[in-house]
Context: one part of a larger RNA
RNA sequence: CUCCGGUUAAGGAACUCGGCAAAAUAAUACCGUAACUUCGGAAUAAGGUAUGCCCUAUUAGUGUGAAGUCCCUGCGGGCGGAGCAUGAAAGGGCUGCAGUGAAAUGGCAGCGGCGACUGUUUAACAAAAACACAGGACUCUGCAAAGUCGCAAGACGACGUAUAGGGUCUGACGCCUGCCCGGUGCCGGAAGGUUAAAAGGAGGACUUAGCGCAAGCGAAGGUUUGAAUUGAAGCCCCGGUAAACGGCGGCCGUAACUAUAACGGUCCUAAGGUAGCGAAAUUCCUUGUCGGGUAAGUUCCGACCUGCACGAAUGGCGUAACGACUGCUGCACUGUCUCAACCGGAGACUCA
Numbered sequence: 001c002u003c004c005g006g007u008u009a010a011g012g013a014a015c016u017c018g019g020c021a022a023a024a025u026a027a028u029a030c031c032g033u034a035a036c037u038u039c040g041g042a043a044u045a046a047g048g049u050a051u052g053c054c055c056u057a058u059u060a061g062u063g064u065g066a067a068g069u070c071c072c073u074g075c076g077g078g079c080g081g082a083g084c085a086u087g088a089a090a091g092g093g094c095u096g097c098a099g100u101g102a103a104a105u106g107g108c109a110g111c112g113g114c115g116a117c118u119g120u121u122u123a124a125c126a127a128a129a130a131c132a133c134a135g136g137a138c139u140c141u142g143c144a145a146a147g148u149c150g151c152a153a154g155a156c157g158a159c160g161u162a163u164a165g166g167g168u169c170u171g172a173c174g175c176c177u178g179c180c181c182g183g184u185g186c187c188g189g190a191a192g193g194u195u196a197a198a199a200g201g202a203g204g205a206c207u208u209a210g211c212g213c214a215a216g217c218g219a220a221g222g223u224u225u226g227a228a229u230u231g232a233a234g235c236c237c238c239g240g241u242a243a244a245c246g247g248c249g250g251c252c253g254u255a256a257c258u259a260u261a262a263c264g265g266u267c268c269u270a271a272g273g274u275a276g277c278g279a280a281a282u283u284c285c286u287u288g289u290c291g292g293g294u295a296a297g298u299u300c301c302g303a304c305c306u307g308c309a310c311g312a313a314u315g316g317c318g319u320a321a322c323g324a325c326u327g328c329u330g331c332a333c334u335g336u337c338u339c340a341a342c343c344g345g346a347g348a349c350u351c352a
Base pairs, nucleotide, nucleotide: 001347002346003345004344005343006342007341008340010338011337014336019333027051028050029049030048031047036041038172052094053093054092055091056090061086062085063084064083068079069078070077071076095099107331108330109329110328111327112326113325114323115322119131120130135170136169137168138167139166140165141164147156148155149154173318174317175316176315178248179247180246183245184244185241186240187239188238189237192236193235194234198230199229203225204224205223206222207221210217211216249267250266251265252264253263276310277307288304289303290302291301292300
């Protein structure tokens, strides 16, 4: 010097990203216990008091219930109280610095964020605000169900049957969930347009019996090509649908101080963001401005609204309880620190 353990004057978080670590709290009984609340909780809230030993005393009480005795003849009942076990409360006394004398054994409180909760997760760097969840909604599915696995047979779904099963989103509860169907998707429609295979077979080509002096024409058959026409779904088209994917404006002017604009004009759009919230887990400018807390506060709490770029089941805003989550503060407590010292143990180091 390093590690493990212990103690410390005065101060008491001045340490530090942060009270990390340590200290403190702690048991049992009694007293007492706030805001808030979903009336269950919060709550061991908080905050206090007591605790040893001896005597009264083999204490009061409680549990069990022997002997004995009575009624009786049943593995019966009553009275009875021995013994054993357990065991307050009170009075008096004794004693140490200290009586839950050691060990074991909650620190507490206040204000926010997120997630309702108990649960689950990155075996071996992440336990969370992520996942799940009960609840909510949409959608598919009438049973040989939809959906899934398999080439198939077959199986799951389910020995279930729409109060059931599959998929997707949201995520207790409370108050709510606005406008847009132009685009994309899905559902419905079938008049018209487009349109495959197929059907269809006009016409053409090759071949050649025959005709012709020749050029050539050329039936039937065979081969080949092939126009019109008919022809489903789909798409175009017409509607519906946003707890489907998604989207939810700009400029100019205006009130008797100023400022601002309830109001007006205009352009564009499918429609122009409603309620609620808002410098927020979202705010760039920004340490915004004001208030609070501090002697001093880029964090925190309460407001304001100029929302770069919140916003309503990719849910919005609240919310008791809960959380090894996260931010801020206070009390208690301390070697975290001012600032270090000493003690015990194990190393390192020196010598053998």
A computed fold for a 352-nucleotide part of an RNA from a bacterium, annotated as large-subunit ribosomal RNA, domain IV. Model confidence (mean pLDDT): 88 of 100. Its Rfam family is "Bacterial large subunit ribosomal RNA". Rfam links the family to the GO terms structural constituent of ribosome and ribosome.